[in-house]
Predicted 3D model of a 343-nucleotide part of an RNA (large-subunit ribosomal RNA, domain IV) from uncultured Flexilinea sp. RNAcentral holds the full RNA, with entries from MGnify. Its mean pLDDT, the model's own confidence on a scale to 100, is 82. The source organism's lineage runs through Bacteria, Anaerolineae, Anaerolineales, Anaerolineaceae and Flexilinea.
Context: one part of a larger RNA
RNA sequence: CUAUCGUUAAGGAAUUAGGCAACAUAGCCCCGUAACUUAGGGAGAAGGGGUGCCCCCUGUUUUGAUAAAUAGGGACGGGGGGUCGCAGUGAAAGGGCUCUAGUAACUGGUUAACAAAACCACAGGUCUCUGCGAAGUCGAAAGACGAAGUAUAGGGGCUGACGCCUGCCCAGUGCCGGAAGGUUAAGGGGAGUGGUUAGACGCAAGUCGAAGCUGUGAACUGAAGCCCCGGUGAACGGCGGCCGUAACUAUAACGGUCCUAAGGUAGCGAAAUUCCUUGUCGGGUAAGUUCCGACCCGCACGAACGGCGUAAUAACUAGAGCACUGUCUCGACGAUAGACCCG
Numbered sequence: 001c002u003a004u005c006g007u008u009a010a011g012g013a014a015u016u017a018g019g020c021a022a023c024a025u026a027g028c029c030c031c032g033u034a035a036c037u038u039a040g041g042g043a044g045a046a047g048g049g050g051u052g053c054c055c056c057c058u059g060u061u062u063u064g065a066u067a068a069a070u071a072g073g074g075a076c077g078g079g080g081g082g083u084c085g086c087a088g089u090g091a092a093a094g095g096g097c098u099c100u101a102g103u104a105a106c107u108g109g110u111u112a113a114c115a116a117a118a119c120c121a122c123a124g125g126u127c128u129c130u131g132c133g134a135a136g137u138c139g140a141a142a143g144a145c146g147a148a149g150u151a152u153a154g155g156g157g158c159u160g161a162c163g164c165c166u167g168c169c170c171a172g173u174g175c176c177g178g179a180a181g182g183u184u185a186a187g188g189g190g191a192g193u194g195g196u197u198a199g200a201c202g203c204a205a206g207u208c209g210a211a212g213c214u215g216u217g218a219a220c221u222g223a224a225g226c227c228c229c230g231g232u233g234a235a236c237g238g239c240g241g242c243c244g245u246a247a248c249u250a251u252a253a254c255g256g257u258c259c260u261a262a263g264g265u266a267g268c269g270a271a272a273u274u275c276c277u278u279g280u281c282g283g284g285u286a287a288g289u290u291c292c293g294a295c296c297c298g299c300a301c302g303a304a305c306g307g308c309g310u311a312a313u314a315a316c317u318a319g320a321g322c323a324c325u326g327u328c329u330c331g332a333c334g335a336u337a338g339a340c341c342c343g
Base pairs, nucleotide, nucleotide: 001338002337003336004335005334006333007332008331010329011328014327019324027051028050029049030048031047036041038161052083053082054081055080056079057078058077059076060075061074062073063072096322097321098320099319100318101317102316103314104313108120109119124159125158126157127156128155129154130153136145137144138143162309163308164307165306167239168238169237172236173235174232175231176230177229178228181227182226183225187221188220192216193215194214195213196212199208200207201206240258241257242256243255244254267301268298279295280294281293282292283291
């Protein structure tokens, strides 16, 4: 010096990103226990007292070879007194507490070996598909799962207890419904036209050319889809700008104008969201970029990609206080094992 321990005057978080680590709390009995609350909780809230041994009084119970009872003994409890320098829950193991705010309702699950969380899940909510050989999934198929289930069932999406709620927009995209019209494939259809040539004409070259066969092929006919019409947001999504105006000033309930499918409602708001920003005011501190309460100018909250609350819960996150301490002022001493040195 390193590791693991023990003790430490005075102070007591001054340490540090942060009380990280350590200290502290601790059993049992009695008393006592707030806000809030979903009336269950919160709660072991908090907080206070007791605890050994001896003697005396007393209660219950047991024992007491018993039919019953008594003396005496044991165990547990209550009261009083005494006792030792200090003590005395325990052999050991075995919560620190309180207040405020954020987030998530909760128990649960998770990155095997840096993350346990505010992430995932969750009961509950809602939308949607599915009538049973169900939808959906796996498979080339057979078949299997779904389910030995049957819409109070099963699949998928979103949300995530509970309470109060969940506004406006269907123009675009999606989905659902509609079928008048437009567009539209194969197929049907076959007008027309090409090839071939029995034959006709011709001296010849060649020209014309029926039927049949064959190539091509116009009109017309031909679904779904798309166009079109309507619906639909707990479907994908979206939810304005400029100018003016009140008898101080300031502000603008009010007006004008442009654009839009419609221009953000309730609630919340410098927020896990606020750039400017340590916004401004108030609180807490001697001093507070954090914290709490407000304000609203929301760069860029906002209603199931849910909004706002909420008792309980949390190895969650932030702030404050009490207690406590070698975290520190600031070190010191000791124990064990190493490192290191000598032999």